[in-house]
RNA sequence: CUUAUCAAGAAAGGCUGAGGGUAAUGGCCCGUUGAAGCCUUGACAACCUGUUUCGUAUAAGUACUACGAUACAAGGUGCCAAUUCCAUCCCGCCGGAGGCGGGACAGAUAAG
Numbered sequence: 001c002u003u004a005u006c007a008a009g010a011a012a013g014g015c016u017g018a019g020g021g022u023a024a025u026g027g028c029c030c031g032u033u034g035a036a037g038c039c040u041u042g043a044c045a046a047c048c049u050g051u052u053u054c055g056u057a058u059a060a061g062u063a064c065u066a067c068g069a070u071a072c073a074a075g076g077u078g079c080c081a082a083u084u085c086c087a088u089c090c091c092g093c094c095g096g097a098g099g100c101g102g103g104a105c106a107g108a109u110a111a112g
Base pairs, nucleotide, nucleotide: 001112002111003110004109005108006107011041012040013039014038015037019030020029021028024088025087026086027085042080044078047076048075049073050072051071053069054068055067056066057065084106089103090102091101092100093099094098
């Protein structure tokens, strides 16, 4: 940089000691009944991966291979408060306040 996903899911222990939730702003929340970080164990999930079955393409027909789908596993990652905590910019809908929906930006993760 490209593509896909982001409304679901899943915590205990040890060290340590004041911050953390997206860089900013506003809000709201978590935190000395222990934040962030590191380590151990466990869980969650199924992007990549492996296997089964089915379909399509190729083939005279199989097989092989490729692609798609289903199911299972959990090797590589990831993840385990709140929708990515909510809003900010644009659009639409609903008398107003405000709310709802969609998109953009930013971010996270995976694969390349």
Molecule: SAM riboswitch aptamer (S box leader)
Organism: soil metagenome